[in-house]
Molecule: Fluoride riboswitch aptamer (crcB RNA motif)
Organism: Hyphomicrobiales bacterium
């Protein structure tokens, strides 16, 4: 110095923040679908649940 394994610790999972969980990654985790590729077109704030927040659509006052 490269690997490789352990511990610890932090990350990370398409659009914000806080909890619990699963997963993945030690920088190699992450950066959605479709398209006639055109300044074209759709969902979703969660990886799962719950909660606030932002924004949409419907109803009522």
């Nucleotide at each position: 110095g490269a690997c490789c394994g352990g511990c610890g610790a932090g990350g990370c999972g398409a659009u914000g923040g806080a909890g619990u969980u699963c997963g993945c990654c030690u920088g190699u985790a992450u950066u959605g679908c479709c398209u006639u590729c055109g300044g074209g077109g759709c969902u979703g704030a969660u990886g799962a649940c719950u909660c606030c927040u932002u924004u949409c659509a419907u109803c009522c006052g």